This is a predicted structure of a 350-nucleotide part of an RNA (small-subunit ribosomal RNA, central domain) from a Chloroflexota bacterium. Its mean pLDDT, the model's own confidence on a scale to 100, is 88.
Context: one part of a larger RNA
RNA sequence: UUGGGCGUAAAGGGCGUGUAGGCGGCCCUUUAAGUUCUCGGUGAAAUCUCCCGGCUCAACCGGGAGGGGGCUGAGAAUACUGGGGGGCUUGAGGGCAGCAGAGGGAGAUGGAAUUCCCGGUGUAGUGGUGAUAUGCGUAGAUAUCGGGAGGAACACCAGUGGCGAAGGCGAUCUCCUGGGCUGCAUCUGACGCUGAGGCGCGAAAGCGUGGGGAGCAAACAGGAUUAGAUACCCUGGUAGUCCACGCCGCAAACUAUGGACACUAGGUAUGGGGGGUAUCGACCCCCUCCGUGCCGAAGCUAACGCCAUAAGUGUCCCGCCUGGGGAUUACGGCCGCAAGGCUAAAACUC
Numbered sequence: 001u002u003g004g005g006c007g008u009a010a011a012g013g014g015c016g017u018g019u020a021g022g023c024g025g026c027c028c029u030u031u032a033a034g035u036u037c038u039c040g041g042u043g044a045a046a047u048c049u050c051c052c053g054g055c056u057c058a059a060c061c062g063g064g065a066g067g068g069g070g071c072u073g074a075g076a077a078u079a080c081u082g083g084g085g086g087g088c089u090u091g092a093g094g095g096c097a098g099c100a101g102a103g104g105g106a107g108a109u110g111g112a113a114u115u116c117c118c119g120g121u122g123u124a125g126u127g128g129u130g131a132u133a134u135g136c137g138u139a140g141a142u143a144u145c146g147g148g149a150g151g152a153a154c155a156c157c158a159g160u161g162g163c164g165a166a167g168g169c170g171a172u173c174u175c176c177u178g179g180g181c182u183g184c185a186u187c188u189g190a191c192g193c194u195g196a197g198g199c200g201c202g203a204a205a206g207c208g209u210g211g212g213g214a215g216c217a218a219a220c221a222g223g224a225u226u227a228g229a230u231a232c233c234c235u236g237g238u239a240g241u242c243c244a245c246g247c248c249g250c251a252a253a254c255u256a257u258g259g260a261c262a263c264u265a266g267g268u269a270u271g272g273g274g275g276g277u278a279u280c281g282a283c284c285c286c287c288u289c290c291g292u293g294c295c296g297a298a299g300c301u302a303a304c305g306c307c308a309u310a311a312g313u314g315u316c317c318c319g320c321c322u323g324g325g326g327a328u329u330a331c332g333g334c335c336g337c338a339a340g341g342c343u344a345a346a347a348c349u350c
Base pairs, nucleotide, nucleotide: 003322004321005320006319007304008303012318014201015200016199017198021194022193023192025088026087027086028085029084030083031082033081034080035077036076037075038074039073040072041071042070048066049065050064051063052062053061054060091191092188093187094186095184096183097182098181099180103177104176105175106174107173108172109171110154115149116148117147118146119145120144121143125136126135162169163168206247207246208245209244210243211242215241216240220236221235222234223233258317259316260315261314262313263312266295267294268293269292270291271290272289273288274287275286276285299306300305323350324349325348332343333342334341335340
C1' cells in the first nucleotide's frame, strides 16, 4: 500500500469560514468522452497451459495448438456517469408577518458585601485552629453607629433552562450588531454538500507597553504539625487576577463521539413557535415544527453501553490510527520578544 478501523483498546483536526479538488435533485432533448459489444491491427522469441515426439525415465530438449493484461483503428448500442441545450420545484437562498434568548461590541447607571480612611459610643481583648501559636490591640483594637474613598464581582430570579461554530456568555438601561425558530408558499431556479492548503476566532496561564489594585493569591516570610514537612492547617504577602492596545495558540479545548442528507417502535419531562378542539375567556385536551434531557424496542457493540440529539441502516466529503518504550523527543524548516508552539524521525530495546 491493500485491508480493517477511530465513545472507553492506537486513532475525530479546539472551532469556524472558504480556495483547489471530490461528490451532487426531478423531466425532456442532443452528443457519444467514460461504459458495453462486434470486427481489424498489435501484443517478438523464450516462459505458461494442453497434445505429440527425442535422450532407458525425469529434469532437459524439439514440434504443434491454445491462452494473454494492455494499446490502437473502424463500426454499433445509449441504461448509467460526463459534455451541450431547454424546462421544473421538493434541496438551497430571498421576501413578507411574527417570536424567544446570560449571542457579540460600546457607553451609562445601581444596590449588597469585603477592605481602607475620618468621626461618635465603648473597654480589654481579638483573631485563628483539631488544639495552639505567629498576627492585631490600652498609641484604644474587635464590636457598634454615622460619613467618605476605591476596586472587583453581580445574591435572589436560576431551571436536567436559554444563547453561541467552538472557546464561552448571567445586575439594570440605552445605542450599534450577528445568528436562530415559526407561519405564508410570494420570488430566484440546483444557486447544493464537504473541504487539502489559506484566512479568521480561540478558556486559563504566560509575555510587551501604559494604567489600576478592594478582595483573593503562585513565589516568598513567619507560626504550627511532623522523625523531617521545601506540603496539607494558620497569620501575612508580591507577581497575577482587572482595564486599553499588541503578542502567545496550548487544554480532560470532552459528548474523550468530524460535517451534511435520508430512512428506522414507542413512552415521558421541559424551552421556543404555529394550528385544531373546547370555552364568555383562559386552563385542559389533540396535531405539528425547532431545541434540551431521561427511559426504551429492533438493530449495533468485545463488553460497558448507544438507541431519531445513534455508537442503528445507507450515501458523499474531510481529518486521523497501524505493537510498547525511545518520543507531546532529536535534527531541519516555519512561527514567536521570550516562554515555547507546529511539523516530525532514527539508532537501540522489549